[in-house]
A computed fold for a 478-nucleotide part of an RNA from Anaerorudis cellulosivorans, annotated as small-subunit ribosomal RNA, 3' major domain. The coordinates come from a structure-prediction model, not an experiment, and the mean pLDDT is 82. Taxonomically the source falls in Anaerorudis (Bacteria, Pseudomonadati, Bacteroidia, Bacteroidales).
Context: one part of a larger RNA
RNA sequence: UGACGGGGGCCCGCACAAGCGGAGGAACAUGUGGUUUAAUUCGAUGAUACGCGAGGAACCUUACCCGGGCUUGAAAUGCAUCUGACGGGGCCGGAAACGGUCUUUCCCAGCGAUGGGCAGAUGUGUAGGUGCUGCAUGGUUGUCGUCAGCUCGUGCCGUGAGGUGUCGGCUUAAGUGCCAUAACGAGCGCAACCCUCAUCGUCAGUUACCAUCGGGUAAAGCCGGGGACUCUGACGAGACUGCCAUCGUAAGAUGCGAGGAAGGUGGGGAUGACGUCAAAUCAGCACGGCCCUUAUGUCCGGGGCGACACACGUGUUACAAUGGGCGGUACAGCGGGGAGCUACCUGGCGACAGGGAGCCGAUCCCGAAAGCCGCUCACAGUUCGGAUCGGAGUCUGCAACUCGACUCCGUGAAGGCGGAUUCGCUAGUAAUCGCGCAUCAGCCACGGCGCGGUGAAUACGUUCCCGGGCCUUGUACA
Numbered sequence: 001u002g003a004c005g006g007g008g009g010c011c012c013g014c015a016c017a018a019g020c021g022g023a024g025g026a027a028c029a030u031g032u033g034g035u036u037u038a039a040u041u042c043g044a045u046g047a048u049a050c051g052c053g054a055g056g057a058a059c060c061u062u063a064c065c066c067g068g069g070c071u072u073g074a075a076a077u078g079c080a081u082c083u084g085a086c087g088g089g090g091c092c093g094g095a096a097a098c099g100g101u102c103u104u105u106c107c108c109a110g111c112g113a114u115g116g117g118c119a120g121a122u123g124u125g126u127a128g129g130u131g132c133u134g135c136a137u138g139g140u141u142g143u144c145g146u147c148a149g150c151u152c153g154u155g156c157c158g159u160g161a162g163g164u165g166u167c168g169g170c171u172u173a174a175g176u177g178c179c180a181u182a183a184c185g186a187g188c189g190c191a192a193c194c195c196u197c198a199u200c201g202u203c204a205g206u207u208a209c210c211a212u213c214g215g216g217u218a219a220a221g222c223c224g225g226g227g228a229c230u231c232u233g234a235c236g237a238g239a240c241u242g243c244c245a246u247c248g249u250a251a252g253a254u255g256c257g258a259g260g261a262a263g264g265u266g267g268g269g270a271u272g273a274c275g276u277c278a279a280a281u282c283a284g285c286a287c288g289g290c291c292c293u294u295a296u297g298u299c300c301g302g303g304g305c306g307a308c309a310c311a312c313g314u315g316u317u318a319c320a321a322u323g324g325g326c327g328g329u330a331c332a333g334c335g336g337g338g339a340g341c342u343a344c345c346u347g348g349c350g351a352c353a354g355g356g357a358g359c360c361g362a363u364c365c366c367g368a369a370a371g372c373c374g375c376u377c378a379c380a381g382u383u384c385g386g387a388u389c390g391g392a393g394u395c396u397g398c399a400a401c402u403c404g405a406c407u408c409c410g411u412g413a414a415g416g417c418g419g420a421u422u423c424g425c426u427a428g429u430a431a432u433c434g435c436g437c438a439u440c441a442g443c444c445a446c447g448g449c450g451c452g453g454u455g456a457a458u459a460c461g462u463u464c465c466c467g468g469g470c471c472u473u474g475u476a477c478a
Stems, first nucleotide, its partner, number of pairs: 001478002003475003007472007015462002019425005026317008034308002042053002064303007076126009087104007106117004128292002131290003137286002139281003142277001144275001149188006155164003168179003194269004199237007209226002213224003240263001243257001244255004306444001319418001323377007335366003340359002344355004384415001389410007431454007
C1' cells in the first nucleotide's frame, strides 16, 4: 500500500422485511450429469455451465460410428506435357459414391500452319485437417457492475515503499455538487449530447382520415370533393428546482404548493472506467507452435447425435366452480407476404384438398384471446386433468422404420396445491390473455426475441441474511 476480520462508523441494492405469483411433489417438453453404446461428435461446469454455442439434427447439416470408394485429392492456384473436351442422354454392375460401355458435343483470329481462350487428363510445387494447445495469441464475450470509482502533471511531505490531491462537514442516483483545505489543475468514468414513448405547434397529405357540400347504396369514405379531425413523418416548442412557501452560509432538501400533457434523472433503450477471475471461445473467424499426409484429408450409403435403472437444472400443462363445456357477440399492437400471403366458393366432422379474385402491399391477404351475454355441470379423480396406447387419415419432403408435425374416433394414467429449501417482481410492474417474427421444405417451439389486451398487492423499517461503496481500527497474510 492492499487484502482480510463471527472490529467500529456512515450509506446503497427486490439484499432482508411487507406483499403477490411461482419452483421443490405429478405428467410431459427440453438441457445436463451418469450409465449404456460400434458411435451415442465437440465445447460450456458455483455465483458468471445446465430451453447455453444450436435464430430449426429424418438425408443434408455432421464434426461421431460401420461399410464401400479416391489419393494433386471435394474446393483454390503456379509450372510442364498431352488431349478436345467438360457436360448431357441410353445401357450394365452397384446401396450410393463410383466404375465400365455406346452415343452426342468447345470458342475466337487465320486460307492454312499456328496462336490465344476455356475445359479435361498426367506429373510436380503449393493443398487439406471442426487434429492438439484459450496456460503461446488477436478479436469477441461473461462477471464484479451502470457499482462510483480508477488515475495523471506540477507542487508539497517522507531516507524509502509511498502519501497528499481523492481526506473532513453538508449534499447527491453519482469522486454529483457546495464549503473547508499543501495543494493547484487535468484525464478515463458519472451526467449531458443519441434513439424511443407521453403534450402542443408549423409544414406536408396517399394507399390513411371524413366535419362541411353533392352523388350513391341493402350497407359501407363507396364516388366527386375536402385539408378541419384522426393518423402518418419532417422540423420545432416544452421541464430548468424556472416560480411560490419553509429550512439551509451554500450546494440542496421538503410541500395532497401553483401552473403544466409531463416535476424534480418524466418512463424505456443504447452507452459498461482502470482492472479482477492464467474466466470463456484454436468448433464462428484469424493466428504462433506441434501433429496427420493412399490419412487425423475427402466422397458416398446406412446408423448415431433422439439410447435409459437413475440424479439435477429450466419450462409447459394441471390438480378445478374467480372453473370446465356449448351457443351468441366486441375491441389491439408489433410484424410478415411472390417457389409467398391467400379473400371468396365448393367438398370434407377435421387436418386439408379442388377451384379462384386481390396484393411486390398505410391499398390486398395473414389476424386475437382473456372479456361480455345466455344455457349447462354441483364437488366427484368428476362434463377436472390430459399423459399413454389402439385405429383411421392429412401435409411437407427423393424419403417420415429408427426419428416429423397436424387431424378425427376410441382409450383415458399420474395428479386433490406439493418436505427441507428456494426464485422472480416496486406500476402499466407482477399476475393473466392471446398475437407476430427470425431460423425454416416440414418440424419435435411448451424455447428465444418482440407486441399489444386486462391489470393488482405491499414497502413500518435497516436489527438480521447476501452483494457493494466510503472512512477508520487490528493483523504473525501478500